[in-house]
Small-subunit ribosomal RNA, central domain from an uncultured bacterium, 345 nucleotides, folded computationally. Its mean pLDDT, the model's own confidence on a scale to 100, is 88. The RNAcentral record of the full RNA draws on ENA and SILVA. Its Rfam family is "Bacterial small subunit ribosomal RNA". Rfam links the family to the GO terms structural constituent of ribosome and ribosome.

Context: one part of a larger RNA
RNA sequence: CUGGGCGUAAAGGGCGCGUAGGUGGUAUUUUAAGUUGACUGUGAAAGGUCCGGGCUUAACCUGGGAUGGUCAGUCAAAACUGGGAUACUAGAGUGCAGAAGAGGGGAGUGGAAUUUCCGGUGUAGCGGUGAAAUGCGUAGAUAUCGGAAGGAACAUCGGUGGCGAAGGCGUCUCCCUGGUCUGCAACUGACACUGAGGUGCGAAAGCGUGGGUAGCGAACAGGAUUAGAUACCCUGGUAGUCCACGCAGUAAACGCUGAGUACUAGCUGUUUGGCUUUAAGCUGAGUGGCGCAGCUAACGCGAUAAGUACUCCGCCUGGGGACUACGGCCGCAAGGCUAAAACUC
Numbered sequence: 001c002u003g004g005g006c007g008u009a010a011a012g013g014g015c016g017c018g019u020a021g022g023u024g025g026u027a028u029u030u031u032a033a034g035u036u037g038a039c040u041g042u043g044a045a046a047g048g049u050c051c052g053g054g055c056u057u058a059a060c061c062u063g064g065g066a067u068g069g070u071c072a073g074u075c076a077a078a079a080c081u082g083g084g085a086u087a088c089u090a091g092a093g094u095g096c097a098g099a100a101g102a103g104g105g106g107a108g109u110g111g112a113a114u115u116u117c118c119g120g121u122g123u124a125g126c127g128g129u130g131a132a133a134u135g136c137g138u139a140g141a142u143a144u145c146g147g148a149a150g151g152a153a154c155a156u157c158g159g160u161g162g163c164g165a166a167g168g169c170g171u172c173u174c175c176c177u178g179g180u181c182u183g184c185a186a187c188u189g190a191c192a193c194u195g196a197g198g199u200g201c202g203a204a205a206g207c208g209u210g211g212g213u214a215g216c217g218a219a220c221a222g223g224a225u226u227a228g229a230u231a232c233c234c235u236g237g238u239a240g241u242c243c244a245c246g247c248a249g250u251a252a253a254c255g256c257u258g259a260g261u262a263c264u265a266g267c268u269g270u271u272u273g274g275c276u277u278u279a280a281g282c283u284g285a286g287u288g289g290c291g292c293a294g295c296u297a298a299c300g301c302g303a304u305a306a307g308u309a310c311u312c313c314g315c316c317u318g319g320g321g322a323c324u325a326c327g328g329c330c331g332c333a334a335g336g337c338u339a340a341a342a343c344u345c
Stems, first nucleotide, its partner, number of pairs: 003317004007299002012313001014201004021194003025088007033081002035077007042069001049065006091191001092188003095184005103177006110154001115149007125136002162169002206247006215241002220236004258312006266290010294301002318345003327338004
């Protein structure tokens, strides 16, 4: 010496479940695979190395020794790891009693608003912009009152509030259903952690079939602007946005921070439990703001770590070429996943 890393420099898989594998709590006992020691065997010669010898020296030649192994066998040891047995309860799970919640699926339901239609009042404008025009309106618009239809979204409450693994989730009611937290300590007795492959979920846009379509609105058309204006602004407007079923499988899928466990000052806000002496109290689980030690290139992080450690997985290895080509797999397609090289700086 036996890599270094992954918040922002290249690098955490979009997120679960889980197979193999890796890793794994406390006590006693046993075994002896790993481990350690002793002995035996073997590890050819040459070469290398140490001590000598021979050519006048050296190169060269030569004698002897040591070294050299995930090696084999025998014997021994039993702390640690592994295997077997027995036991335990601090990990994990179950039970019982409570708690909060836009967690998911289904069926209903309410009011405001936009639009359209019908009817009334009413008359010349409305709309739109930086200013206009296209557009709408004497076939009566805009405005206003009453009624009807239909679709989509749920103002206020609403909150660095809540829930969910992530994507994400918001009117109200009912039905079905997942998870979480707190208390008790009755039960099981290590049943655990991680997780290559695999499998499921996965915003928006997109695709297929059938519906639906109020508003918005890619494409498209027109009006403006401009040197031009395939844009920004305006008037329209199709797909789409919505529903059902199926596909697709990607995002700045972000906390740009994988999961689990343990340990390491405090202060302060908030959500939801428990206890209590009811206090500016104690104690859990979340979610925010500061901050010690420590870490960091700095910024910053700081018990929700980017600190101190361990276990397991994923990933990086100069920029471009290249989230590419070829091949393979997947897809109806769009394309997705895997993933180079020449060349060049």